The prediction has a mean pLDDT of 82. Large-subunit ribosomal RNA, domain V from Dictyopteris divaricata, 567 nucleotides, folded computationally.
Context: one part of a larger RNA
RNA sequence: CCUGCAGUUGGACGGAAAGACCCCGUGCACCUUUACUAUAAAUAUAUAUUGUAAAACAAAUUUUAAAGUGUAGUAUAGGUGGGAGCAAAUGAUAUCUUUUCGCCAGAAAACAGUUAAUGCGACAGUGAAAUACCACCCCCUGAAAUAUUGUUUUACUUACUUUUUAAGGACAGUGUGUAUUUGGUAGUUUGACUGGGGCGGUCACCUCCUAAAGAGUAACGGAGGUAUGCAAUGGUAGGUUCAUUUUCUGUCAAGAAAAGAAGAGCACAAUGGUAUAAGCCUGCUUGACUGAAAGGAAGACAUUUCGAUCAGGGACGUAAGUCGGUCAUAGUGAUCCGGUGGUUCUACGUGGAUGGGCCAUCGCGCAAUGGAUAAAAGGUACGCCGGGGAUAACAGGCUAAUGAAUCUCUAGAGCUCCUAUCGACGGGUUCGUUUGGCACCUCGAUGUCGACUCAUCACAUCCUGGAGCUGAAAAAGGUUCCAAGGGUUCGGCUGUUCGCCGACGAAAGUGGUACGUGAGUUGGGUUUAGAACGUCGUGAGACAGUUUGGUCCCUAUCUCCUGCAGG
Numbered sequence: 001c002c003u004g005c006a007g008u009u010g011g012a013c014g015g016a017a018a019g020a021c022c023c024c025g026u027g028c029a030c031c032u033u034u035a036c037u038a039u040a041a042a043u044a045u046a047u048a049u050u051g052u053a054a055a056a057c058a059a060a061u062u063u064u065a066a067a068g069u070g071u072a073g074u075a076u077a078g079g080u081g082g083g084a085g086c087a088a089a090u091g092a093u094a095u096c097u098u099u100u101c102g103c104c105a106g107a108a109a110a111c112a113g114u115u116a117a118u119g120c121g122a123c124a125g126u127g128a129a130a131u132a133c134c135a136c137c138c139c140c141u142g143a144a145a146u147a148u149u150g151u152u153u154u155a156c157u158u159a160c161u162u163u164u165u166a167a168g169g170a171c172a173g174u175g176u177g178u179a180u181u182u183g184g185u186a187g188u189u190u191g192a193c194u195g196g197g198g199c200g201g202u203c204a205c206c207u208c209c210u211a212a213a214g215a216g217u218a219a220c221g222g223a224g225g226u227a228u229g230c231a232a233u234g235g236u237a238g239g240u241u242c243a244u245u246u247u248c249u250g251u252c253a254a255g256a257a258a259a260g261a262a263g264a265g266c267a268c269a270a271u272g273g274u275a276u277a278a279g280c281c282u283g284c285u286u287g288a289c290u291g292a293a294a295g296g297a298a299g300a301c302a303u304u305u306c307g308a309u310c311a312g313g314g315a316c317g318u319a320a321g322u323c324g325g326u327c328a329u330a331g332u333g334a335u336c337c338g339g340u341g342g343u344u345c346u347a348c349g350u351g352g353a354u355g356g357g358c359c360a361u362c363g364c365g366c367a368a369u370g371g372a373u374a375a376a377a378g379g380u381a382c383g384c385c386g387g388g389g390a391u392a393a394c395a396g397g398c399u400a401a402u403g404a405a406u407c408u409c410u411a412g413a414g415c416u417c418c419u420a421u422c423g424a425c426g427g428g429u430u431c432g433u434u435u436g437g438c439a440c441c442u443c444g445a446u447g448u449c450g451a452c453u454c455a456u457c458a459c460a461u462c463c464u465g466g467a468g469c470u471g472a473a474a475a476a477g478g479u480u481c482c483a484a485g486g487g488u489u490c491g492g493c494u495g496u497u498c499g500c501c502g503a504c505g506a507a508a509g510u511g512g513u514a515c516g517u518g519a520g521u522u523g524g525g526u527u528u529a530g531a532a533c534g535u536c537g538u539g540a541g542a543c544a545g546u547u548u549g550g551u552c553c554c555u556a557u558c559u560c561c562u563g564c565a566g567g
């Protein structure tokens, strides 16, 4: 070295289970609630089943009676129309008594006794003329009647209920309608971006930088604004020049002169523009018009934006001309649905009405701003499915801010003296043991802290060995250099690594090895399901808060290694 046998499990990112953690899906399931929308049920009420009688009150209808005062005016004029006569021995007029109404002025009715022939109107006054007479009507009030209606109360029995010689009773029960309540039940919703997700922040539009001298151009890159205002801050014609500085006059207000390309102003952010002004002042005004539009620019589309010119009728200007808002760029919202005004449109046999269309206009912080619905929050550690190493936690990798080590510069400390020793402020390297950043292999699985066992390597050396310097007298030290051969403990507390404490010792090293090692052990911690406390939450539940309990599988094919045997 080869072969075989017996072993041991370091590796084959070993086997097993399309990862249970994490994220994603306009996935699912349960659970919760002051999420949304329904709904069983309950309550209330109407009505049907549902009939009889009485009383009180109220209403309705019919009949009848009576009443109606502004001022002027004989006087208590309800309205309108007709109207020149009407009433009267069938008793005009006047008077006594009673009743009713009343604005206390009077009006009306009844009664009986007496009287015995006229009384009222047409005229004058009044907005309106006679209750002289007739007809209709309005309003207020009273009385009577009713096979009317309602409410309340009481009673009855025949529906109906029931425990059926009884009790209850038109209630209850049941059907239907409406309203309120309702996680009891059900169906659902509960956004995206994101150097993992959550928490936080953001979501549309405008300006600048990033942006690499056409346009465009990303990030949870750096800075700021907007969701309007203005009837003049619009149009036009004419005039005019600012900020600032200096000088002079003057009561500090203010005025004059000179210089002055902009250092001002332009409603507001920023940028661009601007003095021939787009700035400021004054006059007149409403073009902040109606109907169109060649042709361009931006944009995936939707849409946005610029626009000469034509017609109408205007404003300003002598005119040429300018004017379809504002120096420009923000000041915003599609479609559906509905409202309002207009309309030579339509309109179900015809005419209307209702509806619809067209023109104008109004109603969305639909701001998650190209707006899923008119209408929507949470929990899951009881969880499930489909996926992802497109994306987190372990480990590895890259990086090295942080960390560790080291070199350098000496200001200083060290009585004096930078460098025996220490060394600020700085500068240069190295390492890959910390905390991180990134998200590159792995989510059809790379088992996670500590302990045990067994180790192996580095040296930036804890001891033992050899040197230099010393602020090294000796001894004991300090510091630096060389050196990895060997060694580097036992206990108490804690799951602990760590740490503190006790004791010994020459010393009780620092690190790497998937924070070495679970197909070697353990399973105390973390990290399922049970349960509890505190806190949070309305609740389901939650907590790098606490507590108790809690299944650790694998018969070794290859390879590494060990032992034995043979060649």
Stems, first nucleotide, its partner, number of pairs: 001567007010559003014554002022388004027384002029380004035188005041181009051156009060146006068138001078137005085120003094114002097110005160168002191203003200220001204226006227369001228267001229326002234285007242263001244259006265274002268331001270329003289312004295306004301370001314323003337363007345356002395442001396440001397438003401435001403431006412422002449524001450522003454516001455513005462487003465482006489503005530548004534543003
It matches the Rfam family "Bacterial large subunit ribosomal RNA".